Predicted 3D model of a 72-nucleotide RNA (transfer RNA) from Candidatus Moranbacteria bacterium CG_4_8_14_3_um_filter_34_16. Its Rfam family is "tRNA". By type it is a transfer RNA. About the family: Transfer RNA (tRNA) molecules are approximately 80 nucleotides in length. NCBI's taxonomy places the organism under Bacteria, Bacteria candidate phyla, Candidatus Moraniibacteriota. It was read from a public genome assembly.
RNA sequence: GCGGGUAUCGUAUAGUGGCUAUUAUACGUCCUUGCCAAGGACGAGAGACGGGUUCGAUUCCCGUUACCCGCU
Numbered sequence: 001g002c003g004g005g006u007a008u009c010g011u012a013u014a015g016u017g018g019c020u021a022u023u024a025u026a027c028g029u030c031c032u033u034g035c036c037a038a039g040g041a042c043g044a045g046a047g048a049c050g051g052g053u054u055c056g057a058u059u060c061c062c063g064u065u066a067c068c069c070g071c072u
Base pairs, nucleotide, nucleotide: 001071002070003069004068005067006066007065010025011024012023018055027043028042029041030040031039048064049063050062051061052060
């Protein structure tokens, strides 16, 4: 330099053109217990960035960035 892949709550992850975005864990409050742990209820917390297509984009397209793999 060329090609391919990945990017989603703190972490790990699911999913799909109709989002009020899934689950686990961690975090907070409460319940349970003589206390802790375990368990239960509730809550807050996210689609890398910029454009385009579309009535509507996390999803499709283009570019950028970061990382990974391969080739030279």